RNA sequence: AGAGUUUGAUCCUGGCUCAGAUUGAACGCUGGCGGCAUGCUUAACACAUGCAAGUCGAACGGCAGCACGAGAGAGCUUGCUCUCUUGGUGGCGAGUGGCGGACGGGUGAGUAACGCGUAGGAAUCUACCCUGGAGCGGGGGACAACUUGGGGAAACCCAAGCUAAUACCGCAUACGCCCUACGGGGGAAAGCAGGGGACCUCUUCGGAGGCCUUGCACUCUAGGAUGAGCCUGCGUCCGAUUAGCUUGUUGGUGGGGUAAUGGCCUACCAAGGCGACGAUCGGUAGCUGGUCUGAGAGGACGAUCAGCCACACUGGGACUGAGACACGGCCCAGACUCCUACGGGAGGCAGCAGUGGGGAAUAUUGGACAAUGGGCGCAAGCCUGAUCCAGCAAUGCCGCGUGUGUGAAGAAGGCCUGCGGGUUGUAAAGCACUUUCAAUUGGGAAGAAAAGCUCGAGGCUAAUAUCCUCGGGUCUUGACGUUACCUUUAGAAGAAGCACCGGCUAACUCCGUGCCAGCAGCCGCGGUAAUACGGAGGGUGCGAGCGUUAAUCGGAAUUACUGGGCGUAAAGCGCGCGUAGGCGGCUUGGUCAGUCGGAUGUGAAAUCCCUGGGCUCAACCUAGGAAUUGCAUCCGAUACUGCCUGGCUAGAGUGUGGUAGAGGGAAGUGGAAUUCCAGGUGUAGCGGUGAAAUGCGUAGAUAUCUGGAGGAACAUCAGUGGCGAAGGCGACUUCCUGGACCAACACUGACGCUGAGGUGCGAAAGCGUGGGGAGCAAACAGGAUUAGAUACCCUGGUAGUCCACGCCGUAAACGAUGAGAACUAGCCGUUGGGAAGUUUAAACUUCUUGGUGGCGCAGCUAACGCGUUAAGUUCUCCGCCUGGGGAGUACGGCCGCAAGGUUAAAACUCAAAGGAAUUGACGGGGGCCCGCACAAGCGGUGGAGCAUGUGGUUUAAUUCGAUGCAACGCGAAGAACCUUACCAGCCCUUGACAUCCCGGGAACUUGGCAGAGAUGCCUUGGUGCCUUCGGGAACCCGGUGACAGGUGCUGCAUGGCUGUCGUCAGCUCGUGCCGUGAGAUGUUGGGUUAAGUCCCGUAACGAGCGCAACCCUUGUCCCUAGUUGCCAUCACUUCGGGUGGGCACCCUAGGGAGACUGCCGGUGAUAAACCGGAGGAAGGUGGGGACGACGUCAAGUCAUCAUGGCCCCUUAUGGGCUGGGCUACACACGUGCUACAAUGGCCGGUACAGAGGGCUGCCAACCCGCGAGGGGGAGCCAAUCCCUUAAAACCGGUCGUAGUCCGGAUCGGAGUCUGCAACUCGACUCCGUGAAGUCGGAAUCGCUAGUAAUCGCGAAUCAGAAUGUCGCGGUGAAUACGUUCCCGGGCCUUGUACACACCGCCCGUCACACCAUGGGAGUCGGCUGCACCAGAAGCCGGUGGACUAACCCUUCGGGGAAGUUGCCGUCCACGGUGUGGUCGAUGACUGGGGUGAAGUCGGAACAAGGUA
Repeated sequence: AGAGUUUGAUCCUGGCUCAGAUUGAACGCUGGCGGCAUGCUUAACACAUGCAAGUCGAACGGCAGCACGAGAGAGCUUGCUCUCUUGGUGGCGAGUGGCGGACGGGUGAGUAACGCGUAGGAAUCUACCCUGGAGCGGGGGACAACUUGGGGAAACCCAAGCUAAUACCGCAUACGCCCUACGGGGGAAAGCAGGGGACCUCUUCGGAGGCCUUGCACUCUAGGAUGAGCCUGCGUCCGAUUAGCUUGUUGGUGGGGUAAUGGCCUACCAAGGCGACGAUCGGUAGCUGGUCUGAGAGGACGAUCAGCCACACUGGGACUGAGACACGGCCCAGACUCCUACGGGAGGCAGCAGUGGGGAAUAUUGGACAAUGGGCGCAAGCCUGAUCCAGCAAUGCCGCGUGUGUGAAGAAGGCCUGCGGGUUGUAAAGCACUUUCAAUUGGGAAGAAAAGCUCGAGGCUAAUAUCCUCGGGUCUUGACGUUACCUUUAGAAGAAGCACCGGCUAACUCCGUGCCAGCAGCCGCGGUAAUACGGAGGGUGCGAGCGUUAAUCGGAAUUACUGGGCGUAAAGCGCGCGUAGGCGGCUUGGUCAGUCGGAUGUGAAAUCCCUGGGCUCAACCUAGGAAUUGCAUCCGAUACUGCCUGGCUAGAGUGUGGUAGAGGGAAGUGGAAUUCCAGGUGUAGCGGUGAAAUGCGUAGAUAUCUGGAGGAACAUCAGUGGCGAAGGCGACUUCCUGGACCAACACUGACGCUGAGGUGCGAAAGCGUGGGGAGCAAACAGGAUUAGAUACCCUGGUAGUCCACGCCGUAAACGAUGAGAACUAGCCGUUGGGAAGUUUAAACUUCUUGGUGGCGCAGCUAACGCGUUAAGUUCUCCGCCUGGGGAGUACGGCCGCAAGGUUAAAACUCAAAGGAAUUGACGGGGGCCCGCACAAGCGGUGGAGCAUGUGGUUUAAUUCGAUGCAACGCGAAGAACCUUACCAGCCCUUGACAUCCCGGGAACUUGGCAGAGAUGCCUUGGUGCCUUCGGGAACCCGGUGACAGGUGCUGCAUGGCUGUCGUCAGCUCGUGCCGUGAGAUGUUGGGUUAAGUCCCGUAACGAGCGCAACCCUUGUCCCUAGUUGCCAUCACUUCGGGUGGGCACCCUAGGGAGACUGCCGGUGAUAAACCGGAGGAAGGUGGGGACGACGUCAAGUCAUCAUGGCCCCUUAUGGGCUGGGCUACACACGUGCUACAAUGGCCGGUACAGAGGGCUGCCAACCCGCGAGGGGGAGCCAAUCCCUUAAAACCGGUCGUAGUCCGGAUCGGAGUCUGCAACUCGACUCCGUGAAGUCGGAAUCGCUAGUAAUCGCGAAUCAGAAUGUCGCGGUGAAUACGUUCCCGGGCCUUGUACACACCGCCCGUCACACCAUGGGAGUCGGCUGCACCAGAAGCCGGUGGACUAACCCUUCGGGGAAGUUGCCGUCCACGGUGUGGUCGAUGACUGGGGUGAAGUCGGAACAAGGUA
């Protein structure tokens, strides 16, 4: 520090996700040791049991219990036991009294608050403590305990009687204290313990008291310290779908109250106070130091530790006290639990343990006061679940270990394998060592200093007592603890797991599975070869842990202060005016608020950081420093900002003179056109459309002329022209009125900019009332179109459009671009004004200024683009955005007559949604151009019969494959058996075939029998080759197992081959250049071509695969050669090139020539090229063939062959055999043949080919047969012989338009040939038969010249079996104006929401399932406002009924004061009634929304998406 994910690819925007750190965690697997920490985050839920706050006998009366002493008695073993008495002593239950239970400990419910933090303040209190000052005199009366009696189940209570105090109450005194009207008035106390030489008093002779002294207490007072209370500035969460709140409310005066200020309370007076700088209300929350994260700024959190606050079952209340409205106190109310004798009582773990419950989840009913600290005490000491320790838990952090070295036969085993090996792996074993930790033996610190006792010194004192301080000695005190640490012994001995391995992200193979099971953080894996599932081997990471889940920060600049944006990605309010606010020109002086500097105080400690120190290190602990960015106070600086003050004119404005304009409002006027009405002329149609129809018209339309009525809109001018803030504004005239611009001067003197709320304007449609209504025209009606057509088209037509007044307040209200200001190259238009020049003028040129346009530099931008009219560079202010959907929706508020507008969520769901640009593909987009593509022609198919292939059906089987073009006379160049893969039956099992092993035998062969055959049985002949004599090679038979074999599957695992686009002209690369990039350029453009063929141009220059050419064949000539070919000349001839002869010609087959736009003319750019011509056998690639670029179709083929994988195998999916089937037949389709006839059929006669084939062969002559054919046997391994008479044609004859002398199917009969065999199921011949068919609907195919058409011939396959296929020649046409249209293709361009690429994408209703949500008659609950009722305990106030020891008075009876109790009143908790608000849950039914492999209907959008 980044990465993955939107796309075919790219850049950007933008969300989602990951890698990091962290945790009081939990869960899964695993688990050796130690140190240090931490441990109910949930139910502030309920709690059994134990403990957590007592202490003081040196305050007091006392003595229940214990111990000792004394006395008495009893038992008696005369020194023991028991009993009783005795507060005498140590002590002490209960009680009185004092201090402490307000600390310590727990929890975070409440609280949005002066609660907390920070900095300040004045009107206060403060027990114990410290320091001063002054005291501590003298009296009195009670009440507990106790005793007696009584009540009660208990808790406990009542009555009478006795008694003490440091308990209580007076009196005295009052330096200082308090009050005061300044005269005065008021107010205290307590003793206890230790010591003491004289002296005094009393004495029961033990002692007690006085007196002195010390210590601790006590009272008053002043100050301090500490703690506490109160007030203030600033800071402190979310919501405006909470906008107004408030009556003790805000202030004053008097009074009350408090420790103290204060509406804290009360009476009266005034009417204030708070709030957009967010009051009030609602929700949430203890706050902080800090913790986690982060580079920081920030964000999240507030466990442990520390400070503050609040609370103690819930609510209320006060009492006591220095302090509480009190966790382990009291009273009341409520809920709950427990006891009960039913009358009544008791309780409060959010103390430590512990229990139940809740929960994913959090420990022992432990030890000790040894240390630290606290309470009480003179002290010893007691108490202390504070605390210190231990226990449990890998909960976290830190440390250590599970061994080290050597060890290649690279062991075994595992896994993989291309079978060679590789890997696990020096890993193990083996050998040599070591012993941390754990185990074991023994030793063994520190945490402990005190107090006590004693000695010494000093202090107090009359004092060598006590007491206090310091020093020495002595004596002890450890829960932890079997401590830490050291040491002995033994032995590698006791100690490794977890997650991951597709990318992100480090680490790969095999097997299993087969969209199943499963995985998954995101993208995504899994449908038979899964590095992604499960297992294994191997590897990677971390390691006593490792993963997962949850959560926080980070990455996220994804809320942007640091540090983002708003033309098109989300985002500029439709536009003005303007309030608050924010910001603001030049200059003088002042001030010093902001700002800057310095100082002081504070910013607790701990934490973080730095430097040291202590545990062996570390974690941890500890010392010092730094830091604590803050706040406050004081001093200083004065540039800038603010404030005050004076001035200025550049901003802004006013005045003067002009200018342009559809700027606005009102009134009036005008002509053209449509429609209607009236009249005239006139006759059959008009109108409308793609075509029609509805409609109008003989009752006279349309057309045309004249006149009239009425409403609306203003042609031409008209212009990226003008005006306006925007919406918007268009005939002319008048009136009223706003703004802008120009020129020059004068004036005011910052008066400015922006603008939350607010307010005004605001197209169209719509609404209300009243008018108006020609045309147009939602709705509606009809006619068409259509599968439908609630549309597009047509004919009509109402609201509306128009006017007046009033609403509505929205638009793609757009420049999708807020307003204002400044700065930053230019060029060219246009509009308004001014100046100068030239000019008679019109016009023109230059400069300047305001608008409005086009291009363009820098710069900006993701790109497109913007570019002085900025989207550049800056400043000021406002508005707005934060993934898509849900949704601009719901609810609530506001506005509206309504329609609706405005403000504006959430649940849920997805991993994208999007912008710009790129390459393709596509378009019922455009341009250019090709092709038998259309057109022009010729001949067919589709109708018939037959042949053949296919589908379908049938069948035991009708084997399999091929399926739009590009399957269908295709694989198949040939199914009677074979082929053959299919079916039935009968057989074989190492097999019909290959290799290896063992045994036997030559191999082979004759005949017979059984059987459908395979096969089986019997039989005959035969013994070979090489040899080192052991045997070996080939072959056959038998056996064993490895294996064979499979036309079984997968062409979507493959190779190879093939089809197709397409013989279309395309497809690419290197370097350079352009672009952030995908890419582009080149390859586009102008011409031209069959062609990316060539030329020119050109940021491209070159190159490759294609095109063309090179190859074959054919067309002309030449050379060579001359048999089997040929015969011009010569000779012979049986008249046949037959023979001699000759190779001239034909021909054959080798080689060469020839054609290249080479030549001429024209066109063209002078090019390429095209047109015409000459010559030539041939002319513009001469004709034909072979040849098929990058690629597309998961095209075809596992059945040609090869091949990965899977499956099967001795009774089969292999192998053999016989028979059958592939030849079936209602039907449908493709491809053909033959026809329908006279351009013909038939009969007779007569010509002319080419190319092939032939020994398992072609087969001549001749003979036989009507013929197929048979006999026959010559010739030929073929330029020699044969197939082999070519046919159409030509000549002659006949038929005469007829189902025929056409046509030949079908059937009957008789034959021929092939073959083992023609029944299923061959071909051919002859005789007879003689069907459909008279030229073929919609539709559709081929062909552009030696072509179509037509005619025959040959060949492959093959025993036989072509109408098919492949070849060959004969005869031999017609037509092409042309490229609008159909189909296919190429190039350029355009649009795109497509990229599986239009056979694409995609929308909505309906149906089904699930999910969340709105409304909903209501119902239930929480919180809360208002009004009222009620009123416990308690404080306060009143009263004085009852009762009462202290004090006062007294006539001694009593009275007063004061108190207790009672009663009344104020306040008030719980509770209740009524009525509102708000939130939540639920609800028949209902609304829309979301999601869901293959549902229905249509076809709205994306291309001109077929109506933009």

Small-subunit ribosomal RNA from a metagenome, 1508 nucleotides, folded computationally. The RNAcentral record of the sequence draws on SILVA. It matches the Rfam family "Bacterial small subunit ribosomal RNA". Its family is annotated with ribosome and structural constituent of ribosome in the Gene Ontology. The coordinates come from a structure-prediction model, not an experiment, and the mean pLDDT is 85.